A computed fold for a 695-nucleotide part of an RNA from a marine sediment metagenome, annotated as large-subunit ribosomal RNA, domain II. Model confidence (mean pLDDT): 83 of 100. Its Rfam family is "Bacterial large subunit ribosomal RNA". The RNAcentral record of the full RNA draws on SILVA.
Context: one part of a larger RNA
Formats: sequence, C1' cells, structure tokens
RNA sequence: GCCUACGAGUUGCUCUUCUAUAGCGAGUUUAAGCCCCUCAGGGGCGUUAGGCGCAGCGAAAGCGAGUCUUAACAGGGCGACAUAGCUAUAGGAGGCAGACGCGAAACCGAGUGAUCUACCCAUGGGCAGGUUGAAGUUCCGAUAGUCUCGGAAUGGAGGACCGAACCAGUACAUGUUGAAAAAUGUUUGGAUGACCUGUGGGUAGGGGUGAAAGGCCAAUCAAACUCGGAGAUAUCUCGUACUCCCCGAAAUGCAUUUAGGUGCAGCGUUGAAUAAGAGUGUCAUGGAGGUAGAGCUACCAAUAGGGCUAGGGGGCUUCACCGCCUACCAACCCCUGAUGAACUCCGAAUGCCAUGACAUGUUCUUCAGCAGUGAGGCUAUGGGUGCUAAGGUCCAUAGCCGAGAGGGAAACAACCCAGACCAACAGCUAAGGUCCCUAAAUAUGGACUAAGUUGAAUUAACGAGGUGGGAAUGCAGUGACAGCUAGGAUGUUGGCUUGGAAGCAGCCAUUCAUUUAAAGAGUGCGUAAUAGCUCACUAGUCGAGCGUUCCUGCGCGGAAAAUAAUCGGGCAUCAAGUCCAUUACCGAAGCUUUGGUUUUCUACUUUUUAAAGUAGGAAAGGUAGGGGAGCAUUCUUAGUGCGUUGAAGUUGUGUCGUGAGACACAUUGGAGCGCUGAGAAAAGAAAAUGUAGGC
Repeated sequence: GCCUACGAGUUGCUCUUCUAUAGCGAGUUUAAGCCCCUCAGGGGCGUUAGGCGCAGCGAAAGCGAGUCUUAACAGGGCGACAUAGCUAUAGGAGGCAGACGCGAAACCGAGUGAUCUACCCAUGGGCAGGUUGAAGUUCCGAUAGUCUCGGAAUGGAGGACCGAACCAGUACAUGUUGAAAAAUGUUUGGAUGACCUGUGGGUAGGGGUGAAAGGCCAAUCAAACUCGGAGAUAUCUCGUACUCCCCGAAAUGCAUUUAGGUGCAGCGUUGAAUAAGAGUGUCAUGGAGGUAGAGCUACCAAUAGGGCUAGGGGGCUUCACCGCCUACCAACCCCUGAUGAACUCCGAAUGCCAUGACAUGUUCUUCAGCAGUGAGGCUAUGGGUGCUAAGGUCCAUAGCCGAGAGGGAAACAACCCAGACCAACAGCUAAGGUCCCUAAAUAUGGACUAAGUUGAAUUAACGAGGUGGGAAUGCAGUGACAGCUAGGAUGUUGGCUUGGAAGCAGCCAUUCAUUUAAAGAGUGCGUAAUAGCUCACUAGUCGAGCGUUCCUGCGCGGAAAAUAAUCGGGCAUCAAGUCCAUUACCGAAGCUUUGGUUUUCUACUUUUUAAAGUAGGAAAGGUAGGGGAGCAUUCUUAGUGCGUUGAAGUUGUGUCGUGAGACACAUUGGAGCGCUGAGAAAAGAAAAUGUAGGC
C1' cells in the first nucleotide's frame, strides 16, 4: 500500500416543547397491585388515591372574576370578560445523564520496584614488570666536640614516575533499516588509591540518592512504574457509512476575560394564518437634503504678483523737534490670479419618502418547528489609510466566485459570453474567431507600417532631413532652390592699442565714402604679422518647383533579470500586421426543433378520494442547511410459497428501474430460503497518521 472483517447521533426519564395520527371531551387518565380467561394474544378491578386541565392575585394570612399596592371606592401591576383539554403512539428539537466516535498533556488514591544506577553499611578479593630512592639506622670524614656539616652503606616512604591486568572513555574513523536501542578499530587518561571489584544488606516517588549534570532511581525522570477514580476534561484537530426529488444561505450588526467560541438580530427552510389591492418593477407628479461640481469684495481659514498707503525696520540729516529716502517687512482698500474633509452666496445626477397609472400576483407581513452562518475573496466605481505602493488595509454601491458546470481569454476561482432536468450523427446565434496545428474568408474595397514594429500585455522624459495626411507662410519662367563657371574691388594696413594688429587678439564708431552687375571698414579657416582659402553679395549656365513653422497617423532610438529562446507554436510583409468599411461563415450545456422524466399552479373528470387521470401554463446549477419520497440489511408476527427433479452463498451474462437496487438464465455449491402486510433495529464505509488478520 491493497484485500477482508469490525468501526461513530444511541439508550433511559412520572422531564420540557412542537408536529402528525387516534380515543374521549369540561373533562381526561390510570400507577403499583389484584382477579378472570387463553396455547398465545386478551378482559376486568384498582375511582371518595394521584397527575394534568377547568381561576386568579398576593411574600403571606387571605380574598376571589378579581386581587395586590394604599388612608383611598384614585392611579397602577398581574388576571377575567368565555372556552379546550387529557391520554396514547410515532417523529423534530431541547434538558439531565459519558450523550455522535476516537484523541491529550495532566490531577488524585492504593500499591510494586535500589537484580540497572546513586550513596551508605557489613564481610571478602585484586593490582605483571621496571624506575625513583624520603625519614630512620650504621660507618667514615671534617671538627676542640657526644653539637653541626659532608660522604658512603643500609633502609624502602609517596592521593611519586613508566607501563600490562583492571577501571575509564580523549580524538578520529567505521557503524547509523548497526554485529550492537551506545558498539568496533586506532589513539588516549588512571593504574597503592578520594583505587577497582564479588557477595549480603539499607535509603522509595513531592520521596530517595547526588564531589551538583536537574544527574540517577530496571532501555522510562523538571516528579518512576502498575492498577483504580475514568468513558477525567478538550470553545481544539480528525472522522461520521444507501438513493432520488423540491427549496436554498452566511462570512453582517450589537454584546461578550470576547476576537478561529457563544447569545440576540439579520439571511435559509417547513407548516399555518392574514387578503389589506400587501410586496416589487416602470412611468409621471410632489417632497426633504447640502454630496459631485462650482464659487469666494458671501463668511471662516489659507494664498501668488502689482498698486495705493497706515504701522514697523534700515539709511541720511539734526543739539532737539521736524524732515527726506528706501529693489526691506506689511494691515485696510483696489486690480489680476487662485486653494479647502472638518469654508459655503450657490448647487446637480442618482438614491430616499409619498401619491397616481400600468405590469406582476402573495414574492409582503405575522405566528410556530428546524437550522446553518457570524475567517470571506476578486473585479468595477466613490472614498479613508498607505508612497493617488501592494495579490496591502478599512468602509460604501454593484457584479461574480464562494455554492456555478459550458464557450472565449494558449494554460488561468473572480475578466468577456452564458445560468447545465434527461436524450439526439438536427438548426440558429453570443463572446471570440475564419493560412496550418484548429471548426470557419489565403474574403471584398480603401489606406498606413519596413520596424518582424506587430500578430498577448505593457514602457516615459528626451533625441532624429524615417515616412503618410492636413494647415499657415515666404521665394519662384522678370528663372527660384541645389550644383557648376566667373567676380568678390578701391580710399585703406579705417582710428586706437601694440614688438606686430594689414577684414578676422582687443577697444572705438557718423561701420563712412568711391567704382560698380555685385562686393561687410568683413562669415569662418589660416599667418609672428603679411600672404593664402572661403562666405555674404553679383553675373552667367541650368530649367521647376524650393524653403520655414504648426497640427496629426504609423514607425526608430531611449529599452536591463536571474535554468534556452520564442507571437500558444509553425510562420506571416499590396500580411496571416495596423486603421476604416462591407458581406459570408464557424462558434456554447444560450435559443430553437423532436421525444421523454419530475415538481408545482389553474381548470375539469373519476370509487386508488391524505389518491389517480386529462388539458393548459410555469419551473427543475447548487456547498452549509431545511423539507419530501424511497431502496437495501437482520430479526419478530400474520398470511402465503420455494427447495436433493438442487436452498443460501460464488462466478458470468442478459433484462427491468431516474436511482439506491430488482429479476431471469447459466455455472459452481450441497441444505436450507423467500414473497406480501404490519412491527422492531447492534440497519448501509473510502477516508478517522482508524482496530485486527492476510498478502
């Protein structure tokens, strides 16, 4: 992991409430027990017991359709003013019980453990070999010396040294489903001691023991193990078993030692009642309002420039007072500009309220039973917050997902289209598409793009004789623009400056005059300064358009991301790109067609009347959840059947039923098993890191 079996809303109660059914009804009902009868089922008593109901109010005495409060015949509270209950069965839900099942860590009680290990007590045992050589003693020497010192010999001390056994466990490697639930190899520490060790004994769980690590107390220790209280408790997690049909949510508000829980309300469902012309939609009319916008010499607050000019600063002047100036600050006022969620002289659209008409027709509302939800999410729009950041966060309005399948967007909960009762080898469309992958146009007419831009999305400031369209303006057959040929001179090297300054370092200006077709006291290059080249300007040649500015379409650069690239791919250039227009076609579970099923409404019919049938209309996506109808399993009871001429069970095939399932035949099997009505449940498994067994 698979297979098989087992495995979770049950049971009890003089409990509460509601629904359905039945009996009796101002009543209703027996309990324990007793008696009778029967194969069994059953019948009677128990009735001046008790329960519930028929009367309430008050704390009570008590009074009573009233009573309590009170001084009150006042007011007020709770009641009555006429009716509906009781019992039983079944079901929905609640309460008390373990209360749908499994699951803690823990707490408490009584016991069992020191054969492991910690420490202690008693009594035994063990430590190869080698080294060092303390005290003491003896002798010799030094010495005046029996002091003291030195030497030798002897001696054999030490938590002494080296190192086996033994004890330990330092480092590394191996091992890590191991040879081993702590080892092996190499290496290492101690090895006469606070040493190691045998045997026997002691200390026990909030207790022991601890050279102290919260260590150890039998592979278990921040409180051992076993059994019990015990099915502890679990606002938590997981799981919770057959079918079909109808409806169908919520993720909000308030409160909460509350925030992943719960209560009430909201939203769902089922039943009943009400019929008010309820509710809803569209149109019209009438209202309230201060948002969007706008405005501000209409207030409040803020505000740029200018004018005028109080007040202030600075400067000048003066002994002082005056006085003067001011590109300084600046009130009021004037002109221009202009801001505001907590500004408003103004002021919509929507929405809201009401009335009327039309449409729809109980969808409204009330009561009763049963819920679930109370983590929401995305998109669009209006906002707060944030960085006018976030797949951010907090509100509001709408849609969708949630609980929604189908088609499109390559893929893609939410975007676009569209709401799946079932079937069909029928048709039409939506979004989106029509070269191939791939269903349908290599469609038609016109234009643009040359960048593979593009064919998905998205990208700026800025830069550029890319190219199309439009507008304005200037020059042009009296010849433009570009090119080519020629000229581009003279006073003069203007004056000044300067070493030099001659058109061209710099300064000055009546930048003047002459000759001219034209030619600046000079547009650049150049020289030390000249020279030289060139331009403006002019003529000739040529022969038709040439410049400048603005608006606009499509392109270019700007252009960087992490595994190899790409529009989904192939590929595509008068497109298969982009824009405009047109006609076909494809395309969905949408709509239609044909057939069928179910629910519900209306009408009609009928001996299946809590039902069935016919006709017509409407409806049938669905999680939590509510409601309805069924299938299967085991047993009981009544009736009725099958079976050795082959029961149950097994395997296979077929038929029937919307389905759970049912039936038939064949096979195997070898003795029991169905059907109908009613009843009762240990009544349905794919999941619970489910339990047991097998593979």